[in-house]
RNA sequence: GAGGAUAUAGGUCAGUGGUAGAGCAUGUGCUUAGCAUGCACGAGAUCCUGGGUUCAAAGCCCAGUACCUUCA
Numbered sequence: 001g002a003g004g005a006u007a008u009a010g011g012u013c014a015g016u017g018g019u020a021g022a023g024c025a026u027g028u029g030c031u032u033a034g035c036a037u038g039c040a041c042g043a044g045a046u047c048c049u050g051g052g053u054u055c056a057a058a059g060c061c062c063a064g065u066a067c068c069u070u071c072a
Stems, first nucleotide, its partner, number of pairs: 001071004006066002010024001012022002018055001026042005048064005
């Protein structure tokens, strides 16, 4: 220098243009003498940034940023 992959909740990851989800962690309650486990119920991401397409974009297009990787 060229190509490719990835970026979504605190962290690990789903999500085939139409209400953004799971388990872990965390909070509250029950259970216990107390803790752990278990059970129930919550909070938490305007989806890396900026534009474009569309009635409508996390998903499509363009540019950029970060990280990984292949080639030179």

A computed fold for a 72-nucleotide RNA from Camelus ferus, annotated as transfer RNA. The prediction has a mean pLDDT of 85. RNAcentral records the identical sequence in 3 taxa. The sequence is in RNAcentral, with records from Rfam. Lineage of the source: Eukaryota > Gnathostomata > Mammalia > Artiodactyla > Camelus.